[in-house]
Background: c-di-GMP-I riboswitch aptamer from an Actinomycetes bacterium, 78 nucleotides, folded computationally.
RNA sequence: AGGUGAUAAGGGCAAACCACUCGUAAGGGUGGGACGCAAAGCUACAGGGCCAAGCGAUUGGUCGGCUGAGCUGCCACC
Numbered sequence: 001a002g003g004u005g006a007u008a009a010g011g012g013c014a015a016a017c018c019a020c021u022c023g024u025a026a027g028g029g030u031g032g033g034a035c036g037c038a039a040a041g042c043u044a045c046a047g048g049g050c051c052a053a054g055c056g057a058u059u060g061g062u063c064g065g066c067u068g069a070g071c072u073g074c075c076a077c078c
Stems, first nucleotide, its partner, number of pairs: 002078004012037002017032006035065001041071003045068003048063006
């Protein structure tokens, strides 16, 4: 440096749900709480889901714990 994630070690994150809060909503934030996660760290670029407006074409928003992709990272083994 590359690959792998079986075995460890130190750990990390935090689904559903609940409370408060922001938002028309999807959904976000904080605290509690753990279903799980070897990137469940970051990025809305492509696809896809969801929400709003619209007669419609479509436009805007949102989801990184939907898929792909990009960037970064601990340890162990090869």